[in-house]
RNA sequence: GCGGUGGGACGAUCUAUCGCUCCUUGCAUAAGUAAGGUGAGGAAAGUCCGGGCAACAUAGAGUACCACACCUUCUAACGGAAGGGCCCCUGAAUUCUUUGGGGGACAGACAGUGCCACAGAAAAUUACCGCCCAUCGCUCAUCUUUUGAGGGAAGGGUAAGGGUGAAAAUGUGGGGUAAGAGCCCACAUCGGCAGCAGGUAACUGUUGUCGGGGGUAAACCUUGUGGGUUGAAAGACCACGUAUACCGGCAAUUCCUUAGGGACAAAAGGCUGCUCGUCUUUGCCGGGGGGUAGGUCGCUAGAGGUUUCGGGUGACCGGAAUCCCAGAUAAAUGAUAGAUGCCACUUCGGUGGUUACAGAACCCGGCUUACAGGCCCACCUUUUUU
Numbered sequence: 001g002c003g004g005u006g007g008g009a010c011g012a013u014c015u016a017u018c019g020c021u022c023c024u025u026g027c028a029u030a031a032g033u034a035a036g037g038u039g040a041g042g043a044a045a046g047u048c049c050g051g052g053c054a055a056c057a058u059a060g061a062g063u064a065c066c067a068c069a070c071c072u073u074c075u076a077a078c079g080g081a082a083g084g085g086c087c088c089c090u091g092a093a094u095u096c097u098u099u100g101g102g103g104g105a106c107a108g109a110c111a112g113u114g115c116c117a118c119a120g121a122a123a124a125u126u127a128c129c130g131c132c133c134a135u136c137g138c139u140c141a142u143c144u145u146u147u148g149a150g151g152g153a154a155g156g157g158u159a160a161g162g163g164u165g166a167a168a169a170u171g172u173g174g175g176g177u178a179a180g181a182g183c184c185c186a187c188a189u190c191g192g193c194a195g196c197a198g199g200u201a202a203c204u205g206u207u208g209u210c211g212g213g214g215g216u217a218a219a220c221c222u223u224g225u226g227g228g229u230u231g232a233a234a235g236a237c238c239a240c241g242u243a244u245a246c247c248g249g250c251a252a253u254u255c256c257u258u259a260g261g262g263a264c265a266a267a268a269g270g271c272u273g274c275u276c277g278u279c280u281u282u283g284c285c286g287g288g289g290g291g292u293a294g295g296u297c298g299c300u301a302g303a304g305g306u307u308u309c310g311g312g313u314g315a316c317c318g319g320a321a322u323c324c325c326a327g328a329u330a331a332a333u334g335a336u337a338g339a340u341g342c343c344a345c346u347u348c349g350g351u352g353g354u355u356a357c358a359g360a361a362c363c364c365g366g367c368u369u370a371c372a373g374g375c376c377c378a379c380c381u382u383u384u385u386u
Base pairs, nucleotide, nucleotide: 001382003380004379005378006377007376008375010373012340013339014338015337016336017335018334020039022037023036024035025034026033027032041357045368046367048366049365050364051363052362053231054230055229056228060276061275062274063273065227066226067225068224069223070084071083072082073081074080085106086104087103088102089101090100091099092098093097107222108221112220113219114216115215116214128162129161130158131157132156133155135153136152138150139149140148141147170188171187172186173185174184175183189212190211191210192209193208194207195206196205197204198203235297236296237295238294244288246287247286248285249284250283254263255262256261266282267281268280269279270278271277304323305322306321307320308319309318310317311316341354342353343352344351345350
C1' cells in the first nucleotide's frame, strides 16, 4: 500500500427572491393585511420491548399464557446498556505462561420423559476380531516318562489390544493376574464437599478428602423472579339534531317496613382469557326505523437540547450558564440562483456532481432492519521498504 472482518460518528450549511404551515404583536374587524420568528430523521422505518400519560372502580386471589435467567453496577424502567467472571474460536510471543481480536439463548441432565442419523457387536450397560482357562477329540514334530506347535466343537472369563464412529466407561506409567480391569500404586485431569488466602461478588489459587459412562433443555419439562387490561381511532368537553312512536321474545313481581325505602333472587354489564370474588343498573335482547358524524382540548417546556467544570475504567451522575428548536388533521416543511463544505477526475488553470436508505402524526428511552459516498478505531491476510 491492496484486500477482508468487526465497531463508531457523519450523511449538509449560508444568503437573496417567491410560495406554503404554525406562533407572537399591531391594524382592521367581513374575508384579511403588515412585521418578526420557527418548520421532517439517523433511522422519522419495524410496531419488537420498556415507560410517561389517559380510561377501566378507590380493589383482590388463583390459574392459564408470556418473558427473563453468571456477578456487580447504570437507568424512570427494560427482554436494554457498562464493566468484570467463566467457557469456546482464533492470532502473536520471550510458549505449559502472557497477551490482541471475536462469540456465548451462561439456572437445572442425580425430578421425570424423549433424541444422538449412518457405520458399528454395542450409543448405555454391549462382545465382531482378539486374549486367557478347563473339557472332548484330530494332525505334525519330539519321544524313556513326556513336551511343544497347529486347527476344530461346545462352555466359562475379559474389556487392557484392534476395527466402526463426532463421541465407546478420564489419561500416562508401573504392579498384579490364567488373561485382564482404578483391582492396587504414582503423577495428572474432571466433578462434589470442607479448611485457608485474595476479591463487594461471580470466581481464582492452594491443602485435604470422596467420587469418575457422555452429549442435548433456541427438545418436552423442573426451579426461581417478574408481568392487571386497553391504547391517542386512548380519552375529556361543547354545539346541532331526532322518535325509540312500532313489532317480537325473555326476567322479576318474594320478604320486611316508620310506606321514604331496604333485602333476596333473576337479567344485563364492568374489572379479566377463565374461575372465585366484587361492583353498577332495573329492565334487557333482537328486528325495523330516525338524527348526527361539526368543533375545542389532549397536541408538545420535556426522565429536553447546547456549552463547560467536577466525579467515575465505563455506561453514566452532579453543578453552573444558556436556549425554546414542527404541531399539521387528508395532511405545510418547497422552488430558483449564487457561494461554502463534501465527493470524483485533472494538463493543478479548472470541470462535473451534491447522488444512498428514506418523510413527523401523543411523547420519551432502547433493540432490530435499510443505506450512495467518504472519514475514524481495532484486528486478520498479503506485498514492498527500512
A computed fold for a 386-nucleotide RNA from a Chitinophagales bacterium, annotated as Bacterial RNase P class A. Its Rfam family is "Bacterial RNase P class A". The family's RNA type in Rfam is ribozyme. The source organism's lineage runs through Bacteria, Pseudomonadati, Bacteroidota, Chitinophagia and Chitinophagales. Its mean pLDDT, the model's own confidence on a scale to 100, is 77. The sequence was found by an Rfam model in a public genome assembly.